[in-house]
Context: one part of a larger RNA
RNA sequence: GCCUGCGAGUUACUGUAUGCAGCAAGGUUAAGGGAUUGAAGUCCCGGAGCCGAAGCGAAAGCGAGUCUGAAUAGGGCGUUUUGAGUUGCAUGCUUUAGACCCGAAGUUGAGUGAUCUAGCCUUGGUCAGGAUGAAGUGGCGGUAACACGCCAUGGAGGUCCGAACUCGUGAAUGUUGAAAAAUUCUGAGAUGAACUGAGGCUGGGGGUGAAAGGCCAAUCAAACUCAGCGAUAGCUGGUUCUCCUCGAAAUGUAUUUAGGUACAGGGUCUGAUGUUUAGUUGUGGGGGUAGAGCGCUGUUUGGGCUAGGGGCCUUACCCGGUUACCAAACCCAGGCAAACUACGAAUACCAUAACGUUAGAGUCGAGCACUGAGUCAGUGGGUGAUAACGUUCAUUGGCGAGAGGGAGACAACCCGGAUCGACAGCUAAGGUUCCUAAAUCUACACUAAGUGAUAAAGGAUGUUCAAUCGCACAGACAAUUAGGAGGUUGGCUUAGAAGCAGCCACCCUUUAAAGAGUGCGUAAUAGCUCACUAAUCGAGCGAUUGGGCGCCGAAAAUGUACGGAUCUAAGUGUAGUACCGAAGCUUCGAGUGCGUAGCAAUACGCGCGGUAGAGGAGCGUUCCUACAGCGGCGAAGGUAUAGCGAGAGCAGUGCUGGAGCGGUAGGAAGUGAGAAUGCAGGC
Repeated sequence: GCCUGCGAGUUACUGUAUGCAGCAAGGUUAAGGGAUUGAAGUCCCGGAGCCGAAGCGAAAGCGAGUCUGAAUAGGGCGUUUUGAGUUGCAUGCUUUAGACCCGAAGUUGAGUGAUCUAGCCUUGGUCAGGAUGAAGUGGCGGUAACACGCCAUGGAGGUCCGAACUCGUGAAUGUUGAAAAAUUCUGAGAUGAACUGAGGCUGGGGGUGAAAGGCCAAUCAAACUCAGCGAUAGCUGGUUCUCCUCGAAAUGUAUUUAGGUACAGGGUCUGAUGUUUAGUUGUGGGGGUAGAGCGCUGUUUGGGCUAGGGGCCUUACCCGGUUACCAAACCCAGGCAAACUACGAAUACCAUAACGUUAGAGUCGAGCACUGAGUCAGUGGGUGAUAACGUUCAUUGGCGAGAGGGAGACAACCCGGAUCGACAGCUAAGGUUCCUAAAUCUACACUAAGUGAUAAAGGAUGUUCAAUCGCACAGACAAUUAGGAGGUUGGCUUAGAAGCAGCCACCCUUUAAAGAGUGCGUAAUAGCUCACUAAUCGAGCGAUUGGGCGCCGAAAAUGUACGGAUCUAAGUGUAGUACCGAAGCUUCGAGUGCGUAGCAAUACGCGCGGUAGAGGAGCGUUCCUACAGCGGCGAAGGUAUAGCGAGAGCAGUGCUGGAGCGGUAGGAAGUGAGAAUGCAGGC
């Protein structure tokens, strides 16, 4: 992991609601007793007690009243209007119990453990070989004597090297291991605080600890076993057959509250009411948002006007003058505002009238829940950076709980809400070359970038359309040829300044035309060139603005990257026709909920996506009661099979099997398995 079996809302009591049944202003017995019986049970006694028929008051108490009160007042709660309870059974929920099942870490008590390990006690055992050479001693030297030195001897040491032994430094292997800690190589100690055998002692808030919270039997910040114990778990997981109807919430308030709960909101069932309802239209309302505006509150730009201040001048002081300085108030012109308003919508909201009506409407009573983690998108805001699949409100829609078609794939986007069946038809979004169902459709344009797949400021004789202005057969634009002069080297400056470093001025003449000079150039000149003019040529040329589609700007990590192939339309724009396309709509058939009509059969109409959840109807298992049955001429069980039923399921027949078992009407439950890191067994 698979298979088989087992595996979770039970039972008692309390209360409440609903259904059914009995009796009814009453209802009912409990313990206990009697009769009967093999037993279970049944029947009869038993009125104690409980509930109801009367309430009010804290109570004494009074009583259709009573309490408060001084009150014959008022008011509160009752009576009346409007008489129903009670007992049992069943079901939903609830109380107290383990209370649907499994699950802690822990806590308390009583015991069991030192054969592992920690320390200690008693008694034993073990340490190849080699090295070093302390004290002491002897001899010799030496000293006044010591001291001291040398040579021997000697054999000390938590001494050295290194086996056994003990340990475990580094690495590799191993990691479902050979092993729940090892193996191999390497390493440390190895006469010592050494190692070790046997026996013993210390016990759980206790021991032991050269101290690591270490160790105390693969368990230690408090061992293990059993018990209290089914501890508790607002937490996680699981919770077993079918079909039908309806169908949420993720919000508000409060909370030692925030992943829990209470009340409200939203669901369902039942009773009552019966159009009271959503919506539309009409009518009547209040508003201070969007926008707008600047009179108010603030803020703000320019100008004017003008207090005050600053600067400069003047001045012994007081004065005074001046100012392209700053600037209140005021004036003119122009802006801004969530906490500005002399204005002011659209929507929304409230009321009302009509229409509307199976809307699964509204409202009220009552039973039962679930929800109280939401999420994305559009719109209006806050916050953030006018960031976030960010966060937080409001509002609408979807997802949640929604399948189908489209968007390549894609909860949330677009279309559209799936009762079931059909080898029928029409459409939506979106599409119609091929993958791939349907146009290689029609007309007119644009694009040349494979733009058509994402992007800005900015840039550009891309191209197309439109507009405005100017020049042009008295010859434009471009190109070519020729000219482009004189006063003059203008004046100043300067070493020089001659059109061309710089400053000032920028005239006159000759001309078809030619600047006191557009650029290059020279030390300064020179030289080249431009403006300007003529000729040649012969028809359009130039500038500006706006619109369309394109270009550049444009870099990302495996490999192209519109879904792909590919396409010059199969791209883009405008207009049109046809077709495809969904579980939408239609057609035919079937089932079912509700409404209307009907005694009914039935007919017609409206419905039938669905999580949590509510309600309804059924299937099946085991046992019991009654009735009627089956079975050795073959029960249950097994197996095969084209039957029946909407389904859970139920038959028939063959084979197997070899002794019990269905049906109908009821009753009672150890009543349905795929999940719980479920339990047991098998493989």

Overview:
Model confidence (mean pLDDT): 85 of 100. This is a predicted structure of a 683-nucleotide part of an RNA (large-subunit ribosomal RNA, domain II) from an activated sludge metagenome. The RNAcentral record of the full RNA draws on SILVA. Rfam family: Bacterial large subunit ribosomal RNA.